[in-house]
RNA sequence: GUCUGAAAACGGCAAAACUACCGAAAGGUAGUGACGCAAAGUUACCGGUCUAAGGGGUGCAGCCCUAUGACAGCGGAACCGCCAGA
Numbered sequence: 001g002u003c004u005g006a007a008a009a010c011g012g013c014a015a016a017a018c019u020a021c022c023g024a025a026a027g028g029u030a031g032u033g034a035c036g037c038a039a040a041g042u043u044a045c046c047g048g049u050c051u052a053a054g055g056g057g058u059g060c061a062g063c064c065c066u067a068u069g070a071c072a073g074c075g076g077a078a079c080c081g082c083c084a085g086a
Stems, first nucleotide, its partner, number of pairs: 002086004012037002017032006035073001041079003045076003048071003054066005
């Protein structure tokens, strides 16, 4: 340096739920919490998924379409990385 792996060791992250705040929403931030994770570290580049404020359509207090919004704990990819073995 590459590959494989979490058996050991040091550790790390933190699902759902609840509370507060931001947001039109999806969702995010913080605290509590721990479902799980060997990259559940970072990045919206590709695919996918979610939302529809605004815009458009309509048979119009409804419904439909649309991302410039979001998801890295959906998959791929890129970058960084602890330990052990080969």